This is a predicted structure of a 419-nucleotide RNA (Bacterial RNase P class A) from Actinophytocola sp.
Model confidence (mean pLDDT): 76 of 100.
The sequence is in RNAcentral, with records from ENA.
It is recorded under the gene name rnpB.
The organism belongs to Actinophytocola, within Bacteria.
């Protein structure tokens, strides 16, 4: 300089004119002014955990749900570190939805004969048998060179060779597929085969050495080889109560109704209390209905529920942001992270603030123009112009997991030249 790989980053700086939240002054109030603080690495998706809130601390059993290589780390996890183990890459590095397929079931598409237990389509081998070629021997008839030779035809009998068919052997070889009952070689044998050997893979099982462990090296023994698939159903191993901030707490209004005061003929008015009316259903010890929410059992509560219709109020406050907080420094650790110590305070809005313009530059893009060259879609400077990704809180946190300029910087790793 190219390719590629892992991390960070995520446009600076000033002015102006507004917005919201605390503070501090003025004002009787409305409101003014002054200070300060005001969105992210994902605030997003809401997927997973956890804080905090209620629900009667929530027993037991069956259902359901989730997780899945070891160690660790963490409040916790489906997160992260490190290894481990298989797989990608020449490397740097990256990916694994990484328990169990000798507990039982269930699938294995299309191709193939044949998909899980065993079997057999071509093939190979042996025995049988038709037929045929073929060879033998008799017979007849024909021709010749006539005791004999050769030719057609029929019988008998052989058949090592071909085709057919029935029986039987084998799994080497073929060819399909993602996958085919170990491989490779040698003995065996009618062909043939773990049927035997030798080596190799793999499995079971026993040892012996590292390692906390997942494992990893080595040895020895044994039948000779056992198929995948569990994000199929299941087993084992662990974990899990629900709902959620519209969680939840207080305050003020409220239609109707009672009681009392007071002015009094009806009725107004005021003040406490309560928290509204009509209609159907069910029900109170024969138990409606809740509490535990998917079922049952076991414990409580226990006069009300429940459907439909009409009417009111639907405003403030706290929960609300100091926190498993952030920065340096240090110590321990390989690291995740965690111990000290020192500084700092950093959004709380509720139709929902964090935005407009304007100048400088800064990083990319185009055009010109000029210089430099190793000359190329090439580099330097200068002037014009354009011009900044994805995307914004609404209880908090810790992951995930998406989008993000063909934008920046660094670390490394291959590759070309050069020196």
């Nucleotide at each position: 300089c190219g390719a590629g790989u892992c991390g960070g980053c995520g446009g600076g700086c000033g002015g102006u004119c507004g917005c919201g939240g605390c503070g501090g002054g003025g004002g009787a109030g409305a409101c003014c002014u002054c200070g300060u603080c005001g969105a992210g690495g994902a605030a997003a998706g809401u997927c997973c955990g956890g804080a905090c809130u209620c629900c009667g601390u929530a027993g037991g059993g069956c259902a359901g749900g989730g997780u899945g290589g070891u160690u660790g780390c963490u409040a916790a996890c489906g997160g992260c570190a490190a290894c481990c183990c298989g797989g990608g890459g020449c490397g740097a590095c990256c990916c694994g939805c990484g328990g169990g397929a000798c507990a039982g079931u269930g699938c294995c598409a299309c191709a193939g004969a044949a998909a899980a237990c065993a079997g057999a389509c071509c093939g190979c081998c042996c025995g049988g048998u038709g037929c045929g070629a073929c060879c033998g021997c008799c017979g007849g008839c024909g021709c010749c060179u006539c005791c004999g030779g050769u030719g057609c035809c029929g019988g008998c009998g052989g058949g090592c060779c071909a085709c057919g068919c029935c029986g039987g052997g084998u799994a080497a070889g073929g060819g399909u597929g993602a996958a085919a009952c170990g491989g490779u070689g040698g003995u065996g044998u009618a062909a043939g085969a773990g049927a035997c050997c030798a080596c190799c893979a793999g499995c079971a099982u026993c040892c012996c050495g590292g390692g906390u462990g997942a494992c990893c090296g080595g040895g020895g023994u044994g039948g000779c080889u056992c198929g995948g698939u569990a994000a199929a159903c299941c087993c084992c191993a662990c974990c899990c109560g629900g709902a959620g901030c519209a969680a939840g707490g207080c305050c003020a209004a409220g239609a109707g109704g009672g009681a009392g005061a007071u002015c009094g003929u009806a009725g107004g008015u005021c003040u406490c209390c309560u928290g509204c009316g009509c209609a159907g259903g069910c029900g109170u010890u024969c138990g409606a209905g809740g509490g535990c929410u998917g079922c049952c059992c076991g414990c409580c509560c226990g006069a009300g529920c429940c459907u439909g219709c009409g009417g009111g109020u639907a405003g403030g406050c706290c929960g609300c942001u100091a926190g498993a907080g952030c920065c340096u420094g240090u110590c321990g650790g390989c690291g995740a992270c965690g111990g000290c110590a020192g500084g700092c305070c950093c959004a709380g809005a509720u139709g929902g603030a964090u935005g407009g313009c304007c100048g400088c530059c800064c990083a990319c893009c185009g055009g010109c123009g000029u210089c430099c060259c190793a000359c190329g879609c090439g580099g330097g400077c200068g002037c014009c112009g354009g011009g900044g990704a994805c995307a914004g809180g609404a209880u908090c946190c810790g992951g995930c997991u998406u989008a993000c300029a063909u934008g920046c910087c660094g670390g490394c790793u291959c590759g070309u030249c050069c020196g």